Large-subunit ribosomal RNA, domain II from a marine sediment metagenome, 692 nucleotides, folded computationally.
Context: one part of a larger RNA
């Protein structure tokens, strides 16, 4: 992991409560009893139980009561009438209450000290080697002791080191040889030592050189049996079919937040209203203070102008008096800013009417059943954050959730478009037509030259890229641009300056003269001169040449981590723009042919016929069915062959059926129909139990 079988809303209750049936109009009986064809049935049995009368905490009074001293009042009731038994169903209550699952907790129930922790009794064990204490002797020594040396002597949780006991450090082992162990290494070995055998200590209890260790491989409270179906707002799982409707991830409240009430939204019945309710859109008529905008207010904030006042300065003994490109209240003038600013102010929205239009029961009221209470993106309009997040919190609103199909390469929320079944019909939608690939190698006009680009990003910022187009200035009285040639003179202006001679610096009506022209000079250059050029003229030379804004489409700025991408291939159009005709293209729409639900009409009325409109779908609500096993009633069938198993045909719209549709197999029971009662349907529970 697979086959097969077991497996989950059940059952009581003289408990509610709603809905069908049924019985009687008040309704019923319990326990008990009697009769009997006896696990049943009839038939006594009103005790009791609900209902006929409500009101008050009662007392109590009564169509009324209570409240109060009393209500003109106010509550709750009569006046508008039906209960009540019994079965079924649907949901709730008690009860284990849909299954399965803890970790725990109690028990004056009971086993464990053959493991271990510690205690008692009684035994055993410790190779060799080493050092070498008192104490004792001899010898010196002393007054005498003290001491000293040589021996003896064998003492210590004394030393090295094997049994034994232990386990420092590595290295293997890690589905091992082993549920703790192997090799090298190691620590202690006369002791607080190590072992044997019998004993003792038992669970809020023992033991413990204390680690919450250790009490028979898992101790912060053993084990097993018991309470026991302990509880689990918690995961999981919860078993045939078919049609109809079809949600919610909000509001308040919660020792609440992943629960749960009530209410919204769903469903299913019953009503009441068609001169109606409701939604859309028109039309009237109302409500705001929002985008915007605007400074009258509140606040913020810039210049200027005019100037209270303050500072500074001169003048004055002093009172002041003037000055001011200081600072500055009011006012003025120009231009701004604001969610908690408004002199103003939109679409949108909401509310009412409404003999409009359209939609067709969608709207209202009771009841009975849910489930939702973690939603998610996108788009707009905000806050929080970084005008970040597949970010978080609000509002409208479309998706997904609960939605299939085309498209976007691939894709839950994007785009298009809401899938009863069938078709080898047709016609569009988004998006597409060179191949991969259904359809255009379309048509016309422009650009782009970067593979720029071809559905997947880019900025400041820079550039004689290129097209369009604007404005302006020189130009056959020869312009640009390049080639020759000139480019002087007063003067080395004047000041500064060690010098300054066009070109450090400053100054200046930077003049003036010769001239076709030539600055008191545009760079380079020299210490300074010089020198080399520019500007300016003239020739040659021939027809355009410049500047500055604006559009379009390119270039450079351009950087991520395994080998590149436009979905490829490739494209110079099969790229971009702009106009245009066709085409393909989906479960949309249409034709065809079928099934179902609902309505509304008609009929030969439990259904048929005709027309209209629906039929995607989680949670869920509601309807009709199918099958298993067992009883009752009852056709039948069968050893000429029952179930079951298997091949093969039928048939219905599913689940499913075909006992007398054919065979194999198998060897005794099966069973149309109508009824009833449930151990009633499995693929998922890390389910159980057997097997491969």
């Nucleotide at each position: 992991u697979c086959c097969g079988g077991c497996g989950a809303g059940u059952u009581g209750c003289u408990c509610g409560u709603c809905a069908g049936c049924a019985g009687c109009a008040g309704g019923u009986u319990a326990a008990g009893g009697c009769c009997u064809u006896a696990a049943g049935g009839g038939c006594c049995g009103g005790a009791g139980c609900c209902g006929u009368a409500g009101c008050g905490a009662a007392a109590g009074c009564g169509a009324g009561u209570c409240u109060u001293a009393a209500c003109u009042g106010g509550g709750c009731g009569a006046u508008a009438g039906a209960g009540u038994u019994g079965c079924u169903g649907g949901c709730g209550g008690c009860a284990g209450a849909c299954c399965c699952g803890a970790a725990g907790c109690c028990g004056u129930g009971g086993c464990g000290a053959u493991c271990u922790a510690c205690c008692c009794u009684u035994g055993g064990g410790c190779a060799g080697g080493u050092u070498g204490a008192a104490g004792c002797g001899g010898c010196c020594g002393u007054g005498a002791c003290a001491g000293g040396u040589c021996g003896u002597g064998g003492a210590g949780g004394a030393c090295c080191g094997a049994a034994c006991c232990g386990u420092u450090g590595u290295a293997g082992g890690u589905u091992g040889a082993a549920a703790a162990c192997u090799g090298c290494u190691c620590g202690g070995a006369u002791g607080a030592c190590c072992u044997g055998a019998g004993g003792g200590u038992a669970g809020g209890g023992g033991u413990g050189a204390a680690a919450g260790g250790c009490c028979a491989a898992a101790c912060a409270a053993g084990c097993u049996c018991g309470g026991a179906g302990a509880u689990a707002g918690c995961u999981g799982g919860u078993u045939c079919u078919c049609c109809c409707c079809g949600a919610a991830a909000c509001a308040u409240a919660u020792u609440u937040a992943g629960g749960u009430a009530u209410g919204g939204c769903c469903u299913c019945u019953g009503g009441a209203a068609u001169u109606g309710a409701g939604u859309u859109c028109g039309c009237a008529g109302g409500a705001g203070g929002u985008a915007g905008a605007g400074c009258a207010c509140u606040g913020g904030a810039u210049g200027g102008g005019c100037u209270c006042g303050g500072g500074u300065g001169a003048c004055g003994c002093a009172a002041g008096u003037c000055a001011u490109a200081c600072c500055u209240c009011c006012c003025c003038c120009a231009a701004c800013c604001a969610a908690a600013c408004u002199c103003c102010g939109a679409a949108u929205u909401c509310c009412u009417g409404u003999u409009g239009a359209a939609u067709g029961c969608u709207g209202c009221c009771a009841g009975g059943g849910a489930g939702u209470c973690a939603g998610u993106u996108g788009a707009u309009g905000c806050g929080c954050g970084a005008u970040a997040a597949u970010g978080u919190g609000c509002a409208u609103u479309g998706u997904c959730g609960a939605g299939a199909g085309g498209g976007a390469a691939a894709g839950a929320a994007c785009c298009c478009a809401g899938a009863c079944c069938g078709c080898c019909u047709g016609c569009u939608a988004a998006g597409g037509c060179c191949c991969c690939g259904a359809a255009g190698u379309g048509a016309c006009a422009a650009c782009u030259a970067a593979g720029u680009g071809u559905a997947u990003c880019u900025a400041a910022g820079g550039a004689u890229g290129u097209g369009g187009g604007u404005a302006u200035g020189c130009u056959g009285a020869g312009a640009c641009a390049a080639c020759u040639g000139g480019g002087a003179g007063g003067u080395u202006g004047g000041c500064u300056u060690a010098g300054a001679g066009g070109c450090a610096g400053c100054c200046a009506u930077u003049c003036c003269u010769u001239u076709a022209a030539a600055g008191a000079g545009u760079g380079c250059g020299u210490a300074a001169c010089a020198g080399c050029u520019c500007a300016c003229c003239a020739g040659u030379c021939c027809a355009g040449c410049g500047u500055g804004g604006c559009c379009g489409c390119g270039c450079c700025g351009a950087a991520a981590a395994u080998g590149g991408u436009c979905g490829g291939g490739a494209c110079u159009a099969a790229g971009u723009u702009g106009u245009c005709c066709g085409c393909c293209g989906a479960a949309g729409c249409a034709g065809c042919g079928g099934a179902c639900u609902u309505c509304a009409u008609g009929c030969u009325u439990u259904g048929c016929a005709u027309g209209g409109a629906g039929u995607g779908g989680u949670a869920g609500g509601g309807g009709a069915g199918c099958g298993u096993u067992c009883c009752c009633g009852g056709a039948g069938c069968g050893a000429u062959g029952a179930a079951g198993c298997u091949g093969g045909g039928g048939c219905g719209g599913a689940a499913g059926c075909c006992u007398u549709c054919c065979g194999g197999u198998g060897g005794a029971g099966c069973g149309a129909c109508g009824g009833g009662a449930a151990g009633u349907g499995a693929g998922u529970a890390u389910g159980c139990c057997g097997g491969a």

The RNAcentral record of the full RNA draws on SILVA.